[in-house]
Context: one part of a larger RNA
């Protein structure tokens, strides 16, 4: 992992309730026991208790009432509605371990110091070096002591350093050779030293040079067996089919927040037969939100303009005066904000009545549940950075619980709601060049960027293109090139070293010749020159410019095939605008079949489904009754066929060798894939 086989809503109680069925009903009905019998059960007795047929009241009590009460009053609980009871079987709950399997834990009775830590008691064990305390001898040496040197002499929790304990580091090893070791390498090695044997101390105890350490590979409380099936709002599992129906993920409330309890949503059954309840239409109302206003108020508020107050100059001996590009109330014009603003103010949505629609969907009560972690999208909002696949409301929708088709691939986007069969048939979303079913489809522009076709992409740029508007200039010649020409008073005044058209500064920057030419548009000079624009002629010979605006691109655009799914695509198979056919789905149609609900019995509706509820069946082991089968071959096992919507059933071949079926009841050890499920095999 894979087979086998076991494995989880049971059982009891005269408990508690609903439903269904059956006895007997104003009444049921018997325990416990006794008795008869054909001993499998069944029957008659037993009326002791229960339950009902009346209640209120704390009780005495009264009684369709009755309790408070001073009441005949008011008010609480009743009656004014004929149904109980017994017994089966069924749902549900209550107490029991109570669907199974799991804790850590708690308590108790014992067992354990043969590991291991401490202690008693008796034993043994420490190669070999090394160093030289104190005493004590001799000699110096003192009055005598001290005191000095020399030999002796063997002291140290002294030094190296096996063995023995011990474990510093590092590598190995890690399903190990070892459930703690090996290898190297270290500390300690006469001492608080190592160890043999025999005792000793026991579990909230011990025992600890203290690490919560040890106390038999088990320690912030050892092990064993018992209380025990503790407990567990926790996690997992929890088993044959089909048919109807079908949720929640929300308000409250909570020592409550992954639990619960009542509501709300779901189901079944019974009432409800009047009209409810939904959708459309109309009416008719209540509201101040969206917008929209604001000399309409509240608050906030741009720019003036007019003017109290303040500040700042000036004056003045002082008051009074005067000035002001500062601040500024109030007023006027003007602009222009607001959930906690409103002089206004929709749509919706609510709420009444009417019609029309649909057809039991509404209501009521009762059994019986599930839910009470929600999400994604779309509009309105809060919150937050108008960030989140954030986070909190509200109204829809869909997934939850929903398969089909499209979006390449996706829980919710679009389209569409799957009873089955069909090699029929029209369509929707979406698409028709090829992967891939259908247009290389018309018809008129666009785009060159593979733009298009990831975000699709900003602010700003663009003589890219293709369009509209509105101006202006031009055959009396325009725009563009090109030829020529741009002059003089004068080098304008001033400034200035120097300023001459061109540093600055000043001018009604005037004037004159002119076809025109600025007291000068840019360059350039120390300043002067040069060169060049305005401007004007000629020359050529038809359009030239401005301003605004639409589409399509195009820059911004940010790393090497490489996010149209790919191939590829260029008057498209890209983009825009219109048409027309065609493709395309578990939608529709179409023919044919199954079920469900209703009644008109032949019609019409209907038949995704998870939690959950109702219904109706298959198997499988026994038991009663009853029919049958089998050595001419049961069971069982392996194949083949054939019937039923399904679990499933039959028939018949091999196997195999002795029992088994079928109907009608009843009864459960009554169905396995799942529980890191038990045990076996492999």
């Nucleotide at each position: 992992g894979c087979c086998u086989a076991c494995g989880a809503g049971u059982u009891a109680c005269u408990c508690c309730u609903c439903a269904c069925u059956g006895g007997c009903a104003a009444g049921g009905u018997u325990a416990a026991g006794a008795c008869u019998u054909a001993c499998a059960g069944a029957g008659u007795c037993g009326u002791a208790g229960c339950c009902g047929a009346a209640g209120c009241g704390a009780a005495a009590g009264c009684g369709a009432g009755u309790c408070u009460g001073a009441a005949u009053a008011g008010g609480g609980c009743g009656a004014u509605u004929c149904a109980g009871u017994c017994a089966g079987u069924g749902g549900g709950g209550g107490u029991a371990g109570a669907c199974g399997c799991g804790a850590a834990a708690c308590c108790g009775u014992g067992u354990g110091a043969u590991c291991u830590a401490c202690c008693c008691a008796u034993g043994a064990c420490c190669a070999g070096g090394u160093u030289g305390a104190a005493g004590u001898u001799g000699c110096g040496g003192u009055a005598a002591c001290a005191c000095g040197c020399a030999a002796u002499g063997g002291a140290g929790g002294a030094c190296c350093g096996a063995a023995c304990c011990a474990g510093u580091a590092g590598a190995u090893g890690u399903u190990g050779a070892a459930a703690a070791a090996u290898c190297u390498u270290u500390g300690g090695a006469u001492g608080a030293g190592u160890u043999g044997u025999g005792g000793g101390u026991a579990g909230g105890g011990g025992u600890g040079a203290a690490a919560g350490g040890c106390u038999a590979a088990u320690c912030a409380a050892a092990c064993u067996c018992g209380g025990a099936a503790a407990u567990a709002g926790c996690u997992c599992g929890u088993a044959c089919u089909c048919c109807c129906c079908g949720a929640a993920a929300u308000g409250c409330a909570u020592u409550u927040a992954g639990g619960u309890g009542c509501a709300g949503c779901g189901u079944u059954g019974a009432g409800u037969u009047a009209g409810a309840g939904u959708g459309u239409c109309a009416u008719a109302g209540a509201g101040g939100u969206a917008g929209a206003g604001c000399u309409a108020c509240u608050g906030a508020u741009u720019g003036g303009g007019c003017u109290a107050g303040g500040g700042g100059g000036c004056u003045u001996c002082a008051c009074c005066g005067c000035c002001u590009a500062c601040c500024a109330a109030a007023c006027c014009c003007u602009g222009a904000c607001a959930a906690a603003c409103u002089c206004c103010g929709a749509a919706u949505g609510c709420u009444a009545u009417g019609a029309c629609a649909u057809g039991u969907u509404u209501c009521u009560c009762a059994g019986c549940a599930g839910u009470g972690a929600g999400g994604g999208c779309a509009u309105g909002g809060g919150u937050g950075c108008u960030a989140a696949g954030g986070u909190c409301c509200a109204u829809g929708u869909c997934c939850g619980a929903g398969a089909g088709g499209g979006a390449a691939a996706g829980a919710a986007c679009c389209c569409a709601g799957a009873c089955c069969a069909u090699c029929a048939g029209c369509u929707a979303a979406g698409g028709u060049c090829c992967c891939a079913a259908a247009a290389u489809g018309u018809a008129u522009g666009c785009u060159a960027a593979g733009u298009u076709g990831a975000a699709a992409g900003a602010a700003c740029g663009c003589g890219g293109u293709c369009g509209g508007a509105u101006u202006g200039c031009a055959u009396a010649g325009a725009c563009a090139g090109c030829u020529a020409g741009g002059a003089u008073g004068u080098u304008g005044g001033c400034u200035u070293g120097g300023a001459a058209g061109c540093a600055g500064c000043c001018a009604u920057u005037c004037a004159u010749u002119u076809a025109a030419a600025g007291a000068g548009u840019g360059c350039g000079u120390a300043a002067c020159a040069g060169c060049u624009c305005a401007c004007u002629a000629g020359u050529c010979g038809a359009g030239c410019g401005a301003u605004c605006u639409g589409g399509c691109a195009u820059g911004g655009a940010u790393a090497a095939u490489a996010a149209u799914c790919g191939g590829g695509c260029a008057u498209a198979a890209g983009c825009a605008u219109a048409c027309u056919a065609c493709c395309g789905a578990a939608g529709c149609u179409a023919u044919g079949g199954a079920c469900u609900u209703a009644u008109u019995u032949a019609u019409a509706a209907g038949u995704g489904g998870u939690a959950g509820g109702g219904g109706a069946g298959c198997a499988u082991u026994c038991u009663g009754g009853u029919u049958g089968c089998g050595c001419u071959g049961a069971a069982g096992u392996u194949g083949u066929g054939u019937c039923g919507u399904a679990a499933g059933g039959c028939a018949u071949g091999g196997u195999g060798g002795a029992g088994c079926g079928g109907c009608c009841a009843g009864a459960a050890a009554a169905g396995a894939a799942a529980a890191u499920g038990u045990a076996g095999g492999c």